[in-house]
RNA sequence: AGCGCGGUAGAGAAGCGGUCAUCUCGCUUGGCUCAUAACCAGGAGGUCGGAGGUUCGAAUCCUCCCUGCGCCA
Repeated sequence: AGCGCGGUAGAGAAGCGGUCAUCUCGCUUGGCUCAUAACCAGGAGGUCGGAGGUUCGAAUCCUCCCUGCGCCA
């Protein structure tokens, strides 16, 4: 090079073309407690790997590129 599967918040995952991109952990603020943990309530953090295209509308469909893993004589 060829084929297949991935890239979504600090980590791990979900998300059948349609309003606010969701969940767990973590971080953080407050509550509870003598105190810590646990528990309860809130908050920050994403321009969905990059660039084009299709569409009224794209994380989702198409093309190219970057990158990780696997398969192959």